[in-house]
Overview:
A computed fold for a 127-nucleotide RNA from Candidatus Xenobium occultum, annotated as SAM riboswitch aptamer (S box leader). It was read from a public genome assembly, where an Rfam model found it.

């Protein structure tokens, strides 16, 4: 750096140094001098991998990476569906003009719900 597979709605802090940004990108929306990002110490969470033990489904311990705001913070592309101004047909009531209701079909703009991708992150194995 690239490919494959798996996982991503849960979980996880307190100090020190530093000093203005950060949440991958775009658009949002958030976090940040009550101190961002980064580095250090100790701590924790627990997905994958390694080792050991066990009553071996799995659990415990140690280790390697990783992680410790918000669903991968939301959306982006595709599909399905609901609501929806309004329109058509039919039926019923009223009936002076007409109006109201129900059934069914279609449905602008926009909004909501579900699913699948893409992209991203992490691990393991391979090139």
């Nucleotide at each position: 750096u690239u490919c494959u597979c798996a996982u991503c709605c849960a979980g996880a802090g307190u100090g020190g140094c530093u000093g203005a940004g950060g949440g991958a990108c775009a658009g949002g929306c958030c976090c940040g001098a009550c101190g961002a990002a980064g580095c250090c110490a100790c701590g924790g969470c627990a997905a994958c991998c390694c080792c050991g033990c066990g009553a071996c489904a799995c659990g415990c311990g140690g280790g390697g990476u990783g992680c410790c705001a918000a669903c991968u913070c939301c959306u982006a592309c595709c599909c399905u569906u609901u609501c929806g101004a309004c329109g058509a047909a039919g039926c019923g009531c009223u009936c002076g003009u007409u109006g109201c209701g129900c059934u069914c079909c279609g449905g602008c703009a926009g909004a909501g719900a579900g699913g699948g991708a893409a992209a991203g992150a992490u691990g393991a194995g391979g090139g």